[in-house]
Context: one part of a larger RNA
RNA sequence: UUGGACGUAAAGAGCGUGUAGGCUGUUCGAUAAGUCUGCCGUGAAAACCUGAAACUCAACCUCAGACGUGCAGUAGAUACUGCCGAGCUAGAAGACAAUAGAGGCGAAUGGAAUUCCCAGUGUAACAAUGAAAUGCGCAGAUAUCGGGAGGAACACCAGUAGCGAAGACGGCUCGCUGGACCGUUCCUGACGCUGAGACGCGAAAGCUAGGGAAGCAAACAGGAUUAGAUACCCUGGUAGUCCUAGCCGUAAACGAUAGACACUAAAUGUGGAGGGAGUCGAAUCCCUCUGUACCGGAGUUAACGCGUUAAGUGUCCCGCCUGGGAAGUACGGCCGCAAGGCUAAAACUC
Numbered sequence: 001u002u003g004g005a006c007g008u009a010a011a012g013a014g015c016g017u018g019u020a021g022g023c024u025g026u027u028c029g030a031u032a033a034g035u036c037u038g039c040c041g042u043g044a045a046a047a048c049c050u051g052a053a054a055c056u057c058a059a060c061c062u063c064a065g066a067c068g069u070g071c072a073g074u075a076g077a078u079a080c081u082g083c084c085g086a087g088c089u090a091g092a093a094g095a096c097a098a099u100a101g102a103g104g105c106g107a108a109u110g111g112a113a114u115u116c117c118c119a120g121u122g123u124a125a126c127a128a129u130g131a132a133a134u135g136c137g138c139a140g141a142u143a144u145c146g147g148g149a150g151g152a153a154c155a156c157c158a159g160u161a162g163c164g165a166a167g168a169c170g171g172c173u174c175g176c177u178g179g180a181c182c183g184u185u186c187c188u189g190a191c192g193c194u195g196a197g198a199c200g201c202g203a204a205a206g207c208u209a210g211g212g213a214a215g216c217a218a219a220c221a222g223g224a225u226u227a228g229a230u231a232c233c234c235u236g237g238u239a240g241u242c243c244u245a246g247c248c249g250u251a252a253a254c255g256a257u258a259g260a261c262a263c264u265a266a267a268u269g270u271g272g273a274g275g276g277a278g279u280c281g282a283a284u285c286c287c288u289c290u291g292u293a294c295c296g297g298a299g300u301u302a303a304c305g306c307g308u309u310a311a312g313u314g315u316c317c318c319g320c321c322u323g324g325g326a327a328g329u330a331c332g333g334c335c336g337c338a339a340g341g342c343u344a345a346a347a348c349u350c
Stems, first nucleotide, its partner, number of pairs: 004321001006319001007304002012318001014201004021194003025088005031082001033081002035077005041071002049065004091191001092188001094186001095184002099180001103177005109171001110154001115149004120144002126135001162169001206247006215241002220236004259316005268293010299306002323350003332343004
């Protein structure tokens, strides 16, 4: 390279927006660039192939023919692709009218609990563990009651429930704001899909500056355990965890499954919306669309399993893989305050 793959064997980028590019619904007309056909020119010789001839034969050589997949010109064909023109509405947007939601940002606010402080009652323990000890307590603890301070998180509701592209999102209220679904079939008329680069978002930990600090808690100290115990257990406890501004850019960032479109059995739950039957109104039943689960047929798979939310059957585009180790390392480059990140080998070895 051809080819084959990517749920678990190597392999889907953490996620989105989107540039170039690739691909792109349906009808008519025009063109004839791609495409197809004929003709003409060219396509050196040698070589290859066919026939013949000559060295005694053969190889070699000589002659003739054929071949020469290509390119250019010319005359045509017009199904498909392209370009141009004119349409269409099934894709995609928009409008109108509703709905659900822990979607995001900001502000304000509530109760329970822990801790601390003040005061009352009250007395010898409390706390901890497998058992203890360190610790705390007669300078009055623990317990109980009243008052206060402060920070962080929001029990029940809560649900294989919801929302978001992913990360993620949960007390309540207000303001600003993104997206989705259903219905009407009003409007635009292919405006679409994907997306190398690029740009943005991105848990936790970590970093810079300033605040904050109740609980928890790396490091650290002490007590135990143990042969030892730089641990597991206990008593303490600092960064951190929280807020503001900025950086970092990684995770088993997982559905270990990229995105889009079309097609292909059923059964059972549940969120949102609409229609029909039913009812005074409901409940309930049936249908449609859109999510989310579970089960399962054909098919598929090495098996496990997947199975209209495909890992089935196809199309388009991107990413990625190619024996194990060395190694996601070295070197170089780019980024970062640093930690480090991204890109990414080889020798050698099995």